[in-house]
């Protein structure tokens, strides 16, 4: 210069058009003489812009960032 792939909560993943969910983290709480486990509850997220379509995290598109091929 080409081509593929990926971007969701602090981290790591799921979701494959119709209500954005899990574990770990954090925070409260029960237990506990304390604390750690454990069990209950909270909190927090779709890179950016744009089309499609009643509806987009999902499809198209261009940007941005990474990772991979091939030269």
């Nucleotide at each position: 210069a080409g081509g593929g792939g990926a971007a969701u909560a602090g981290a790591a993943c799921a979701a494959g058009g119709g209500u954005a969910g899990u574990u770990c983290a954090g925070c409260g709480g029960u237990c506990u003489c304390c604390a750690a486990a454990a069990c209950c509850g909270u909190c927090g997220a779709u890179g950016a812009g744009g089309g499609u379509u009643c509806g987009a995290a999902u499809c198209c598109u261009u940007c941005u960032u990474c990772c991979c091929c091939u030269g």
Molecule: transfer RNA
Organism: Bacteroidales bacterium